[in-house]
Molecule: transfer RNA
Organism: Chloroflexota bacterium
RNA sequence: GCCCCCUUAGCUCAGCGGCCAGAGCAGUGGUCUUCGGAACCAAAGGUCAGGGGUUCGAAUCCUCUAGGGGGCG
Numbered sequence: 001g002c003c004c005c006c007u008u009a010g011c012u013c014a015g016c017g018g019c020c021a022g023a024g025c026a027g028u029g030g031u032c033u034u035c036g037g038a039a040c041c042a043a044a045g046g047u048c049a050g051g052g053g054u055u056c057g058a059a060u061c062c063u064c065u066a067g068g069g070g071g072c073g
Stems, first nucleotide, its partner, number of pairs: 001072007010025004018056001028042004049065005
């Protein structure tokens, strides 16, 4: 220098054009317990990396930028 992949909740990840963007773990509150842990219940937590575009409609498609990983020379 060229090519490919990834970026979604604090962490690990799903979601492949339209339902309110979800799960597990962590954290918080509760039940239980002598206390804690475990278990169970509940609620909370998101500028979908950033800009622009396509579309009636974009996390999802296109493009540029940034960060990370890999391959080739």